[in-house]
Context: one part of a larger RNA
RNA sequence: CUGGGUGUAAAGGGCGCGUAUGCGGGAAAGCCAAGUCCGGUGUGAAAUCUAUGGGCUUAAUCCCUAAACUGCCCUUUGAAACUGUUUUUCUUGAGUGUCGGAGAGGUAGAUGGAAUUCCUAGUGUAGCGGUGAAAUGCGUAGAUAUUAGGAGGAACACCAGUGGCGAAGGCGAUCUACUGGACGAUAACUGACGCUGAGGCGCGAAAGCGUGGGGAUCAAACAGGAUUAGACACCCUGGUAGUCCACGCAGUAAACGAUGAAUACUACCUGUUUGUACUUGAGGUAUGAGUGGGACAGCGAAAGCGUUAAGUAUUCCACCUGGGGAGUACGCCGGCAACGGUGAAACUC
Numbered sequence: 001c002u003g004g005g006u007g008u009a010a011a012g013g014g015c016g017c018g019u020a021u022g023c024g025g026g027a028a029a030g031c032c033a034a035g036u037c038c039g040g041u042g043u044g045a046a047a048u049c050u051a052u053g054g055g056c057u058u059a060a061u062c063c064c065u066a067a068a069c070u071g072c073c074c075u076u077u078g079a080a081a082c083u084g085u086u087u088u089u090c091u092u093g094a095g096u097g098u099c100g101g102a103g104a105g106g107u108a109g110a111u112g113g114a115a116u117u118c119c120u121a122g123u124g125u126a127g128c129g130g131u132g133a134a135a136u137g138c139g140u141a142g143a144u145a146u147u148a149g150g151a152g153g154a155a156c157a158c159c160a161g162u163g164g165c166g167a168a169g170g171c172g173a174u175c176u177a178c179u180g181g182a183c184g185a186u187a188a189c190u191g192a193c194g195c196u197g198a199g200g201c202g203c204g205a206a207a208g209c210g211u212g213g214g215g216a217u218c219a220a221a222c223a224g225g226a227u228u229a230g231a232c233a234c235c236c237u238g239g240u241a242g243u244c245c246a247c248g249c250a251g252u253a254a255a256c257g258a259u260g261a262a263u264a265c266u267a268c269c270u271g272u273u274u275g276u277a278c279u280u281g282a283g284g285u286a287u288g289a290g291u292g293g294g295a296c297a298g299c300g301a302a303a304g305c306g307u308u309a310a311g312u313a314u315u316c317c318a319c320c321u322g323g324g325g326a327g328u329a330c331g332c333c334g335g336c337a338a339c340g341g342u343g344a345a346a347c348u349c
Stems, first nucleotide, its partner, number of pairs: 004320003008302001012317001014203004022195002025090006032084001034083002036079002039076002042073001043071001050066002053063002093193001094190003097186004105179007112156001117151007127138002164171002208249006218242001222238004260316006268294012298305002322349003331342004
């Protein structure tokens, strides 16, 4: 390489858009003959292999003859079902239109109440705080507690739900504006316009970086108090980056369903979200799209999966090939840096 695989053993790209490529629905007609199929010719060295026979006493070995060499290519006569090619056509795939309801989908602005902290004033007096126990710390310059007023930042209790939305990351107070997608009903329109997607482009939690703001809480680093044999920790008191905003960079996560995308098929039962139709006394029945639980067939090493497949099939992409060395070195690409991407070998078991 082939083969075989990729939820948990090595292995699904973090996610999308999309170029090339690959693959692709029903009907009719024609063309060519590229793929495909039939026949002929040539080639397919010898040895080897197989079969008959022969020679060394036999065997291995050797010799003769034949077959075979599954293949490839050339040339050539044809065939035209399928693929391809061209034209016409269809509507079920795909898309558009119309009507409708659901939603923490996104961006921006405005507003609100609870709580923490701080400030001012009143009441009030000796403690408060913290722990396993303490101490550091705060407090007679009046703290803690309580009442009133004010400032500022961040987050939105209850509702809240294996509930919803989003491609993923993710999204949760309320209102307004702008805006994306999915779904149902209808069947008016287009008429295969589709699927996948190497490169490419974009999005991408937290931490981190740059510039400028902001800074209530929490809190790496750091300081102190404890604990301890020690304690560069766990516990306590403080506390700076950061946490928040704007713009730019970075591009990684157990970025997980550890499960790539698309299509078709294959028993059922039960919950829930949201549409539609019929019916109705509570309600029920049918049919879509999601989201959970159980389970048949089947699959699986097993546990388990099981119409939301890890079943049965097809198409395309990505990836794996013993452990360590190592996601390291070198080179290249990207980055302000941190670092990211690509990614070995020696050696060793």